[in-house]
RNA sequence: AAAUAGAAACGGCAAGGUACUUUAAAGGGUGCUACGCAAAACUACCGGUCUAAGGGGCUAUCACCUAUGACAGCGGAGUUACCUCA
Numbered sequence: 001a002a003a004u005a006g007a008a009a010c011g012g013c014a015a016g017g018u019a020c021u022u023u024a025a026a027g028g029g030u031g032c033u034a035c036g037c038a039a040a041a042c043u044a045c046c047g048g049u050c051u052a053a054g055g056g057g058c059u060a061u062c063a064c065c066u067a068u069g070a071c072a073g074c075g076g077a078g079u080u081a082c083c084u085c086a
Stems, first nucleotide, its partner, number of pairs: 005084002012037002016033007035073001041079003045076003048071003054066003
């Protein structure tokens, strides 16, 4: 120095709730507070999950189907990173 690992330290993020906001919705953003997280940093590449504006469907509506929408705190994969007892 690197790899594995996560005992300690410095710190970091922020589930859910809530106020406001954005969106057709799922979801996202900001403030407060923390459930937790050693990558709970980043990336929709693969699987999975959520939504259905538009399109399809239905005699018409509803039901139903469909991501080009979304979820990185669902799993995998890729990239990057603080510290160092063993």
A computed fold for an 86-nucleotide RNA from uncultured Colwellia sp., annotated as c-di-GMP-I riboswitch aptamer. The source organism's lineage runs through Bacteria, Pseudomonadati, Pseudomonadota, Gammaproteobacteria and Colwellia. The sequence was found by an Rfam model in a public genome assembly. Of the family's consensus pairs, 95% are formed in the model. The coordinates come from a structure-prediction model, not an experiment, and the mean pLDDT is 88. It matches the Rfam family "c-di-GMP-I riboswitch aptamer". Gene Ontology term of the family: cyclic-di-GMP binding.